[in-house]
A computed fold for a 373-nucleotide RNA from Cochlodiniinecator piscidefendens, annotated as Bacterial RNase P class A. Its Rfam family is "Bacterial RNase P class A". Its family is annotated with dimeric ribonuclease P complex, ribonuclease P activity and tRNA processing in the Gene Ontology. Model confidence (mean pLDDT): 76 of 100. The sequence was found by an Rfam model in a public genome assembly.
């Protein structure tokens, strides 16, 4: 100097004039994002309902360990895998519980085989050759994968048949919280791959969503129709009515609390009204800076800030100017002129992630090449 991997900043600055939402002590003060977007996960918060515990379906996660109000997120590490590295990636439990799939192609694709070949005995023939039995699975074929590899010994020719290493199976030390990593011993020994195939095993999980929901005001039809086992016992009490006990009924199911309910509670189902205000609505699992504690997410402790709440929807518009950038021209190398020119993209209950979009500029460590001193 180049090429590359990772992080983090910003993403127009100022002025004038004018317009507009909200708050307000009426002075004044605030007024679109890092992703506001995707609706992908977690909650907070309202309801349903009125709890618990147990269990079915049903979904969701999947190595450990820590963080976090949770989590599928986020930090550390293990272990596969890509890449010289730095560093990305991983849907990362179990295939000897069971189903299944593996196409073509190949002899043959799971507890499977013998096309070419190799050695051997025996018929045949002039010889090469054909044929029959026997052994083999080391060499070739075929494939995305062929019941370990490699080298060596053996053998008629091979073969873990022996052996040395490497794998593999079992079980032991040592280090580690742990996943998992080293290193020894025995043993000729290993039913392949796909669970992002159904499935198994661990753990977690009710719904629904601010158009949730509350209040006020108004209107309508205090509506129809069906099912509704049954309206029982006993005590107290003139009585109405209280309380107990058996019935039913409300959640998928089950037991237990609790509520209701018999003039029904409730369930299925036609049909009508409400198109309006107010609230919810924005102080918060929040922010800055410092400091302890931890590798690190992250906590704590101290001090300070307060930063949209609209209601079909404000947060804007014109002018001027500097600028970041690109290109062109000139230079006395300080620098000057010209012409262009700022991405993605807009809150709607909120908050913590995840993913996708992103023009331009600044910056930081870090790897790898080549040079100089």
């Nucleotide at each position: 100097g180049c090429g590359g991997a990772u992080g983090g900043c910003u993403g127009g600055g100022u002025g004038a004039c004018u317009g507009c939402a909200c708050c307000u002590u009426a002075g004044g003060g605030u007024g679109a994002g890092g992703a506001a977007a995707g609706u992908c996960c977690g909650g907070a918060c309202u309801c349903c309902a009125u709890g618990a515990a147990g269990u079915a379906a049903c979904g969701g996660u999947g190595c450990c360990g820590g963080g976090u109000a949770a989590c599928g997120c986020c930090c550390g590490g293990c272990c596969g895998g890509g890449g010289u590295a730095a560093c990305c990636c991983g849907a990362g439990g179990g295939a000897a519980a069971g189903u299944g799939c593996c196409a073509c192609a190949g002899a043959a694709a799971a507890c499977a085989a013998a096309c070419c070949g190799c050695c051997u005995c025996g018929a045949u023939c002039a010889a090469g050759g054909u044929u029959g039995g026997g052994g083999u699975a080391a060499g070739g074929g075929u494939g995305a994968a062929a019941c370990g590899g490699u080298g060596g010994g053996g053998u008629a020719a091979g073969a873990g048949c022996c052996c040395a290493c490497c794998g593999c199976a079992u079980g032991c030390u040592u280090g580690g919280u742990a996943a998992c990593a080293a290193g020894g011993a025995u043993g000729g020994c290993a039913g392949g791959g796909c669970a992002a195939a159904c499935c198994c095993c661990a753990c977690c999980g009710g719904g629904a969503g601010c158009a949730a929901u509350g209040c006020c005001g108004a209107a309508u039809a205090g509506g129809g129709a069906u099912c509704g086992c049954g309206c029982g016992c006993g005590a107290a009490g003139u009585a109405a009515u209280u309380c107990g006990c058996a019935g039913g009924g409300c959640c998928g199911c089950u037991u237990c609390g609790c509520c209701c309910c018999a003039g029904c509670a409730g369930a299925u189902u036609c049909g009508g009204g409400u198109a309006g205000g107010c609230a919810g609505c924005u102080a918060c699992a929040g922010u800055a800076u410092g400091u302890u504690g931890g590798c690190a997410a992250c906590a704590g402790c101290a001090u300070g800030c307060g930063c949209a709440g609209a209601a079909g929807a404000a947060u804007g518009g014109u002018c001027a100017u500097c600028c970041a950038g690109a290109g062109g021209g000139g230079u006395u190398c300080g620098c000057c002129c010209c012409u262009u020119g700022g991405a993605c993209a807009g809150a709607a209950u909120c908050c913590g992630g995840c993913u996708u979009a992103u023009a331009g500029g600044c910056u930081a460590u870090c790897c790898g090449c080549g040079u100089c001193a």